RNA sequence: GGACUUGUGGUCUAAUGGGAUGACGCAUGCUUCACACGCAUGAGGUAGCCGGUUCGAUUCCGGCCAGGUCCA
Numbered sequence: 001g002g003a004c005u006u007g008u009g010g011u012c013u014a015a016u017g018g019g020a021u022g023a024c025g026c027a028u029g030c031u032u033c034a035c036a037c038g039c040a041u042g043a044g045g046u047a048g049c050c051g052g053u054u055c056g057a058u059u060c061c062g063g064c065c066a067g068g069u070c071c072a
Base pairs, nucleotide, nucleotide: 001071002070003069004068005067006066007065010024011023012022018055026042027041028040029039030038048064049063050062051061052060
């Protein structure tokens, strides 16, 4: 330098054009003498950035950035 691929709450992850899902973690409450476990509730996401297509984009397309694999 070229090809392919990935980017989603603090971490991991699902969904695949029309309400962003779950687990772990965190907070509060119940439980306990206390802690842990367990149960309930809650907070936390401008979906890497910019633009395009569309009535509508996390999803499709282009560029850029970052990571990974391969080739030279």
The RNA shown here (transfer RNA) has 72 nucleotides and comes from a marine sediment metagenome.
Rfam family: tRNA.
Its mean pLDDT, the model's own confidence on a scale to 100, is 84.